[in-house]
RNA sequence: CAGGGGAGCCCGGUUGGGCUGAGAGGGCGACGGAGGUCGCCGACCCUUUGAACCUGAUCCGGUUAACACCGGCGGAGGGAG
Numbered sequence: 001c002a003g004g005g006g007a008g009c010c011c012g013g014u015u016g017g018g019c020u021g022a023g024a025g026g027g028c029g030a031c032g033g034a035g036g037u038c039g040c041c042g043a044c045c046c047u048u049u050g051a052a053c054c055u056g057a058u059c060c061g062g063u064u065a066a067c068a069c070c071g072g073c074g075g076a077g078g079g080a081g
Stems, first nucleotide, its partner, number of pairs: 001081001002047004008019004026041006053078003059072004
């Protein structure tokens, strides 16, 4: 320089607050009655030395209020120079 990727859980308060995490949707726009969805940009992580991330999976065991976390599935199948 170019490319890939995700955005969860909880709280009678939701234009607010708390938790984990690198990041938990910050800005603009489009669509929608609304919830919301999508596009572009930004932040962050990752790019074959590839557990970033996706699939199996609304999976199984432990644990937690739940997510998170630990182990299994499993170095399984995919995944961007």

The RNA shown here (TPP riboswitch aptamer (THI element)) has 81 nucleotides and comes from an Actinomycetota bacterium. Of the family's consensus pairs, 100% are formed in the model. The coordinates come from a structure-prediction model, not an experiment, and the mean pLDDT is 79. It was read from a public genome assembly, where an Rfam model found it.